Predicted 3D model of a 531-nucleotide part of an RNA (small-subunit ribosomal RNA, 5' domain) from an uncultured prokaryote.

Context: one part of a larger RNA
């Protein structure tokens, strides 16, 4: 000068930023990813209306029955669980930085072409039966789709021996008309909107490959057979010993290889005038991991923290046959340690997912709560006031000091306190009206603009106003010298100070203690570790 500090003493408010650095230990408990009924077959619960029966307080109370309405458990599909968040165990590496490269993919978004025809057959749910302590099953029946498979078409793509061959889709919604039915409806047309399929560009995003730079030691000097290179065939989204085979026999190395210790890397941070040295918490940008070791499926995207399998070790339940489980995710427990907080509210913002949308989730985020941990900021009065009161130290016994300090007298009221008044964070969304576009249409939908209506965790928000009283609000370190501050009593090489010189054996400014004084201040010392 600085610190993610800790530890003694002491301790009034606010704003802000931080807050397990130790055992990538081991975890009870709750909660962190789930949405869509406007894909489906459907009704498990809650409502509402209708019918029908019962009661009777004669207009409500119960029970029935209706998926047909509002929704909606479970389940089929769909997209999202690969982002968001947490850690720093490994990694000295193309891991990161930073500059180039060519052989790659890309879901949801943007732009353009072109199509979206006609069929099939399961499987869940459900049903019966029926094993298991559970966990989860097992049989046989019955169904729906934008879930699955064929067929047609081929703008295109891909192969190609140039003749040619292969290769797609999926429908939902909302209004309108006309028909038809007692009636919901339900069938053909139009329309409008979200989808779907192919293909081409873009946009973002990922994969990959080079040049350079990136810790310490030679008390580590030789290293290596898939090794280094080639040719075929695999494989990959894609280049390659990336894998095989078969052929040469190479490649790396004192410019430091190999093996060993340490270590995420970076923008940054902190110290210095700079060179430079130290660091890499917070916040952002890469990278690795996810009890510990292997593997793969699914997907555009993982070899996947809250996703499957296999082993392992550890915890739990069990009817002994067999299963469950993973906080380096918010909280929180043990345990470690010198040491690091609340099993808080809320989705009102601001981003995420899902969904036409209302909306639903969302320990991300926002905001309370903890502790002086760091910074800033205010306060703890302010003016007058000498009888220089008392009291205390000291004294040369006169007097000095403490000290205008108090007291008293005049005032003031930040901050906290107690009462009211009160913004921003709020814009959408919803519903209306108008006017465009659409179209057959004053329907629906879409824009735009006005009007209504309403949404805030925080919150007893910020902030102003008003009341009362000097009222509630000072300490810690140190005074030989390096250093700003000095006497006096005890102690007597004793007790004990000490960063470094050193102090203490009887007058100790250096030990305890008191008066005084100095230097910071809600802090002040000490430690540790940097420069």
């Nucleotide at each position: 000068a600085a610190u993610g500090a800790a530890c003694g003493c002491u301790g009034g408010c606010g704003g802000u930023a931080g807050g397990c650095u130790u055992a990538a230990u081991a975890c009870a408990u709750g909660c962190a990813a789930g949405u869509c009924g406007g894909a489906c077959g459907g009704a498990a619960a809650c409502g509402a209306u209708a019918a029908a029966g019962a009661g009777c307080u004669u207009g409500c109370u119960c029970u029935u029955u209706a998926g047909g309405c509002g929704u909606c458990g479970a389940g089929u599909g769909g997209c999202g669980g690969a982002c968001g968040g947490g850690u720093g165990a490994g990694u000295a590496a193309c891991g990161c930085g930073u500059g180039g490269g060519a052989a790659u993919c890309u879901a949801c978004c943007c732009u353009a072409u072109a199509g979206u025809u006609g069929g099939g057959g399961a499987c869940a749910a459900c049903a019966u039966a029926u094993g298991g302590a559970a966990a989860c099953g097992u049989a046989u029946g019955c169904u729906a789709a934008u879930a699955c498979c064929g067929a047609a078409u081929g703008u295109g793509c891909u192969c190609u021996a140039c003749g040619g061959a292969g290769u797609a889709a999926a429908g939902g919604a909302g209004c309108c008309c006309u028909c038809u039915u007692c009636a919901u409806g339900a069938a053909a047309g139009g329309u409008u909107u979200c989808g779907c399929u192919a293909u081409a560009g873009g946009a973002u995003g990922a994969g990959c490959c080079c040049g350079c730079g990136u810790u310490a030691g030679a008390u580590u000097a030789g290293c290596u057979a898939g090794u280094u290179g080639g040719u075929a065939a695999g494989g990959u989204a894609a280049u390659g010993g990336c894998c095989u085979a078969c052929c040469a026999a190479g490649g790396c190395u004192a410019c430091g290889a190999u093996g060993u210790a340490u270590a995420g890397c970076u923008g940054g941070u902190u110290u210095g005038a700079g060179a430079g040295g130290a660091u890499g918490a917070u916040c952002a940008g890469c990278c690795a991991c996810a009890c510990u070791g292997g593997g793969a499926c699914u997907g555009a995207g993982a070899c996947a923290c809250g996703g499957c399998c296999c082993a392992g070790a550890c915890u739990c339940c069990u009817a002994c046959g067999g299963g469950a489980g993973g906080c380096a995710g918010c909280a929180g427990u043990g345990g470690g340690g010198a040491a690091u907080a609340u099993u808080g509210c809320a989705c009102a913002a601001u981003g995420g997912a899902c969904g036409c949308a209302a909306g639903u989730c969302u320990g991300a985020u926002g905001c309370a709560g903890c502790a002086a941990u760091g910074c800033c900021g205010c306060g703890u009065g302010u003016g007058u006031g000498a009888a220089g009161a008392a009291g205390g130290c000291c004294u040369u016994a006169g007097g000095g000091u403490u000290g205008u300090a108090a007291a008293g007298c005049a005032c003031u009221u930040u901050c906290a306190g107690a009462c009211g008044u009160g913004a921003g964070g709020a814009a959408a969304a919803g519903u209306u009206u108008a006017a465009g576009g659409u179209u057959a249409a004053u329907a629906a939908c879409c824009u735009u603009a006005g009007g209504c209506c309403c949404u805030g965790a925080c919150g007893u928000u910020a902030a102003c106003g008003u009341c009362a009283g000097a009222a509630g609000a000072a300490g810690c370190a140190c005074c030989g010298g390096c250093u700003a501050a000095c006497u006096c009593c005890g102690u007597g090489c004793c007790a004990g100070c000490a960063g470094c010189c050193g102090c203490g054996g009887u007058a100790a400014u250096a030990c305890g203690g008191a008066g005084g004084g100095u230097g910071c201040a809600a802090g002040c010392g000490u430690u540790a570790a940097u420069c």